[in-house]
RNA sequence: UGUAAGUUUCAGGGAAGGUGAAAUUCCUUACUGGCGGUAACGACAAGCCGUCCGCAUUGAGCGGCGGCGUUCCAUGUCGAAGCCCGCGACCCGCGCAAGCGGCUGAUCCGGUGGGAAUCCGGAGCCAACGGUACAGUCCGGAUGGAAGAAACGGAGC
Numbered sequence: 001u002g003u004a005a006g007u008u009u010c011a012g013g014g015a016a017g018g019u020g021a022a023a024u025u026c027c028u029u030a031c032u033g034g035c036g037g038u039a040a041c042g043a044c045a046a047g048c049c050g051u052c053c054g055c056a057u058u059g060a061g062c063g064g065c066g067g068c069g070u071u072c073c074a075u076g077u078c079g080a081a082g083c084c085c086g087c088g089a090c091c092c093g094c095g096c097a098a099g100c101g102g103c104u105g106a107u108c109c110g111g112u113g114g115g116a117a118u119c120c121g122g123a124g125c126c127a128a129c130g131g132u133a134c135a136g137u138c139c140g141g142a143u144g145g146a147a148g149a150a151a152c153g154g155a156g157c
Base pairs, nucleotide, nucleotide: 001156006152007151008150009149010148015029016028017027018026030137031136032127033126034087035086036085037084041079042078043077044076047068048067049066050065052064053063054062055061082125083124091102092101093100094099107123108122109121110120111119129140130139131138
């Protein structure tokens, strides 16, 4: 320096009403959005500038305010997407197992612009398996697993 092994902790949200013999499943209206990346968005550091304001002064100065720094192409930090990329979970197959392979949802229109998957506006759409009156929101596998996050650790160099 903070890499390898190893250890620890953490790691999913959301509903009311109506009909009905029966539905948190239908209907109506509402609500929710795992992890990493990217990101024309947002906030900002060091530093720089000011012909502005206040204080102080022989002078240097101190504080405030404003601007730059500070949109990518082109240079620091942090945050930012359910439907852009990838991953996890679930499910299927193989395997004694570790694990390997497969599968794995959903976005358009308008605006701005050199450029929009991301910004602004609008309208949409999606959400494993088992159970049950048909389930993103209830119950269950699950006091589970896990993308990964943080901390410890410190081979090696």
This is a predicted structure of a 157-nucleotide RNA (FMN riboswitch aptamer (RFN element)) from Bifidobacterium thermophilum. Rfam family: FMN riboswitch aptamer (RFN element). Rfam describes the family as follows. The RFN element is a highly conserved domain that is found frequently in the 5'-untranslated regions of prokaryotic mRNAs that encode for flavin mononucleotide (FMN) biosynthesis and transport proteins. This element is a metabolite-dependent riboswitch that directly binds FMN in the absence of proteins. In Bacillus subtilis, the riboswitch most likely controls gene expression by causing premature transcription termination within the 5' untranslated region of the ribDEAHT operon and precluding access to the ribosome-binding site of ypaA mRNA.The FMN riboswitch structure, reported in present an FMN-bound six-stem junction, adopts a butterfly-like scaffold, stapled together by opposingly directed but nearly identically folded peripheral domains. Its mean pLDDT, the model's own confidence on a scale to 100, is 77.